[in-house]
RNA sequence: GCAGUUCGUUAGGCGAUCGCUGGUGCAGAAAUACUGCACGAGAGGAAAGUCCGGGCAGCAUAGAACAUGACAGUUGCUAACGGCAACCGGGGGUAACCCUAGGGAAAGUGCCACAGAAACGAAACUACCUCUUCGGAGGAAAAGGUGAAACGAGUGGGGUAAGAGCCCACAGCAUUCCGUGGUGACACGGCGUGAAGGUAAACCCUGUCAGCUGCAAGGAGGUCUGCAUACAAGAGUGUUCGCUCGCAGGCCGAUACCCGCUUGAUCUUGAGGGCAACCUCAGGAGUAGAUAGAUGGUCGUCCACGACAGAACCCGGCUUACAGACGGACUGCCAAA
RNA sequence: GGGCUCGUAGCUCAGUGGAAGAGCGGCGGACUCAUAAUCUGCUGGUCCCAGGUUCGAUCCCUGGCGAGCCCA
Numbered sequence: 001g002c003a004g005u006u007c008g009u010u011a012g013g014c015g016a017u018c019g020c021u022g023g024u025g026c027a028g029a030a031a032u033a034c035u036g037c038a039c040g041a042g043a044g045g046a047a048a049g050u051c052c053g054g055g056c057a058g059c060a061u062a063g064a065a066c067a068u069g070a071c072a073g074u075u076g077c078u079a080a081c082g083g084c085a086a087c088c089g090g091g092g093g094u095a096a097c098c099c100u101a102g103g104g105a106a107a108g109u110g111c112c113a114c115a116g117a118a119a120c121g122a123a124a125c126u127a128c129c130u131c132u133u134c135g136g137a138g139g140a141a142a143a144g145g146u147g148a149a150a151c152g153a154g155u156g157g158g159g160u161a162a163g164a165g166c167c168c169a170c171a172g173c174a175u176u177c178c179g180u181g182g183u184g185a186c187a188c189g190g191c192g193u194g195a196a197g198g199u200a201a202a203c204c205c206u207g208u209c210a211g212c213u214g215c216a217a218g219g220a221g222g223u224c225u226g227c228a229u230a231c232a233a234g235a236g237u238g239u240u241c242g243c244u245c246g247c248a249g250g251c252c253g254a255u256a257c258c259c260g261c262u263u264g265a266u267c268u269u270g271a272g273g274g275c276a277a278c279c280u281c282a283g284g285a286g287u288a289g290a291u292a293g294a295u296g297g298u299c300g301u302c303c304a305c306g307a308c309a310g311a312a313c314c315c316g317g318c319u320u321a322c323a324g325a326c327g328g329a330c331u332g333c334c335a336a337a
Numbered sequence: 338g339g340g341c342u343c344g345u346a347g348c349u350c351a352g353u354g355g356a357a358g359a360g361c362g363g364c365g366g367a368c369u370c371a372u373a374a375u376c377u378g379c380u381g382g383u384c385c386c387a388g389g390u391u392c393g394a395u396c397c398c399u400g401g402c403g404a405g406c407c408c409a
Stems, first nucleotide, its partner, number of pairs: 001333010012302007020042002023039006044308001048319002051317005056214004063241004068210005073087005088102001089100004103205002108203002110199003120152001125144002128139004154170005173194003177190005218259002221252007233244002266285008303306001338408007347361004355392001362380006385401005
């Protein structure tokens, strides 16, 4: 210099002015309402999809079993997860690095089109060997051809009528056991043994987890009388157990343009622990809260001329969309020193 | 705000692991003086998109895009 890998940051800046939402203070005012003035605050990395998980709320202080669903290497992180980190195994790349739904096919069932003799149970089309009455019968499963896949251990030798792990040597695969290393998945080594085709993002088996409904949740019920005593009804979506108790009328009471609502698994700085995800301690910050739904308009100026896109109970993730700019670490090749 | 369903020819739909079909339509021919009807031949596909599982995907799985419906 060229090509590439990976991790981050940013998401036009500054100023003026007119508006909008909510907060605090002051004044008017009976008032926390309303009006005026002043001050400071006001969308995102994805606010999106609603795909997972949790908080919170109601229903038994949410209970049991089955059904059903989700997930699946190991160890850890976490409030939790189907998320994340590190590692193991497999695959790709010269490399940096990337991808991986990665339990069980030796419990059972199903499927494997076409072609092919034959598609998993064992058989035998051509060819081979023996016999033959020349029709065929028997042996064998190494060769051919078909197919995504061919009976599932290759090469050489022996052996045989012809052959075959039938036998031997070497090499490969799987694995019981043993040893070493590792928390572990697993790796390496040794002795021995074995021959189980593929498919579980087919049914299924094993293990783990999951009660239902969502802030339009929910926030107000109490008491008296009469009837009823479980067979009925309820718990917002299946069955059973278990649990609760009901129906009608009268009286009293609360008001919501409210609360829930934003101080929260918060953000940030430093120190310490850890490979990391993350955790602990100390200091600091105050950071939208609407309810027809606010964050916009205009002007000036600078530049690289600005992408995807707008909160609605909250949070942790995942996925998807995204113009340009900047930074860190690393790899390969070429050239020069 | 929350939930459910669907996407296959121009239109309406079937097909749910093995080379994608039906009806209507369109084009040509026959019949008719001519048209319709009828008969007959032909035509027509990114199976919404991307990735994965599988020997093989419209079909199974994951993600996205689009459309419709329901609750309040």